[in-house]
Context: one part of a larger RNA
Molecule: large-subunit ribosomal RNA, domain VI
Organism: Cymbomonas tetramitiformis
RNA sequence: CGUUAGAGCAUUGAAAGGAUCUUUCCCUAGUACGAGAGGACCGGGAAGGACGCACCGCUGGUGUACCAGUUCUCGUGCCAACGGGAUACGCUGGGUAGCCAAGUGCGGAGCGGAUAACUGCUGAAAGCAUCUAAGUAGGAAGCCCACCUUAAGAUGAGUGCUCUUAAUAAACAAGUUUUGUUUAUUUAAGGUCACGGCAAGACUAGCCGUUUGGAAGGUGUCAAGUGGAAGGUCAGUAAUGAUUGCAGCUGAGACAUCCUAACAGACCGAAGAU
Numbered sequence: 001c002g003u004u005a006g007a008g009c010a011u012u013g014a015a016a017g018g019a020u021c022u023u024u025c026c027c028u029a030g031u032a033c034g035a036g037a038g039g040a041c042c043g044g045g046a047a048g049g050a051c052g053c054a055c056c057g058c059u060g061g062u063g064u065a066c067c068a069g070u071u072c073u074c075g076u077g078c079c080a081a082c083g084g085g086a087u088a089c090g091c092u093g094g095g096u097a098g099c100c101a102a103g104u105g106c107g108g109a110g111c112g113g114a115u116a117a118c119u120g121c122u123g124a125a126a127g128c129a130u131c132u133a134a135g136u137a138g139g140a141a142g143c144c145c146a147c148c149u150u151a152a153g154a155u156g157a158g159u160g161c162u163c164u165u166a167a168u169a170a171a172c173a174a175g176u177u178u179u180g181u182u183u184a185u186u187u188a189a190g191g192u193c194a195c196g197g198c199a200a201g202a203c204u205a206g207c208c209g210u211u212u213g214g215a216a217g218g219u220g221u222c223a224a225g226u227g228g229a230a231g232g233u234c235a236g237u238a239a240u241g242a243u244u245g246c247a248g249c250u251g252a253g254a255c256a257u258c259c260u261a262a263c264a265g266a267c268c269g270a271a272g273a274u
Stems, first nucleotide, its partner, number of pairs: 001153001005164007015150004021049007033038001051107005059101004066094005071086006110145001112144002118138004166186009190268004194210005216260002218257005224250003231244005
């Protein structure tokens, strides 16, 4: 921009994409078959492999400054206690959220259809024979459907429900209670920008919220992590240990709370047929 007024939500499915895998074991049954050795079709059940989708309750990985330990060095006048540098964490031990796999859940179902090679039934041409010429039955991981996802720009632009369908001015034409056409402006439903954000994201897009408010930050409580802070007191000559005290500190988590800040606003947007 189109979809023939403007919108919101739902929906059909032309079409497109994805998937389509496979092994072993048990029962049927040591049955059919076979002299024996061996050993089934059909049917039922179980456990796996690889692949794919999703998720983070479990097991774990990461988690660049969340906690602790520690070496050298510089600084805060010194001790103590801290801070900076040593990698673009100095090194080491752990680790929330998020992300992830090695973890967990699920998937590949059809006693649907038409077929290929092939196997048939009936059956002539050709008194026989012949699956074929008329007719007719089966038959594959393949084809179509079915399964999952997208999908009406499918210009062949589909369908349903709901919302708004107004006001003013000018010009023109009918001929003055007025009606119609065109243009412009203001609005409606609704939308966009703006502002605060996100399990959404390169940007866009998507989604949520904007005081009629818990969207974000802060704060409080809790979860969770680390692992017992500083300062005191006690024991020891001291290093150090114990106690105050599952302490102190804490990024992303949960709940609550308007403390901060979502303020102030702007713009777009509606007409034909019978």